A computed fold for a 71-nucleotide RNA from a Candidatus Saccharimonadota bacterium, annotated as transfer RNA.

């Protein structure tokens, strides 16, 4: 230099062309004498740009950043 693959809440991963979930963790309420555990309930994300579509987080270009492999 080449290729390949990933990029989604603070963190760890789901997912699909039609309003983005889990889990934990923050908040907050209830329940304990207090704490932990437990229950309810609330905020928060599709790495950036671009192009197809009625509609992109999914497709397809391209840039960054990580990981691999080959020199």
């Nucleotide at each position: 230099g080449c290729g390949a693959g990933u990029g989604u809440a603070g963190u760890a991963c789901a997912g699909u062309g039609g309003c983005a979930g889990u889990a934990u963790a923050c908040c907050a309420g209830c329940u304990u004498c207090c704490c932990a555990a437990g229950c309810u309930g609330g905020g928060g994300a599709u790495a950036c740009g671009g192009g197809u579509u009625c509609a992109a987080u999914u497709c397809c270009c391209g840039u960054c950043a990580c990981u691999c492999g080959c020199a």
Its Rfam family is "tRNA".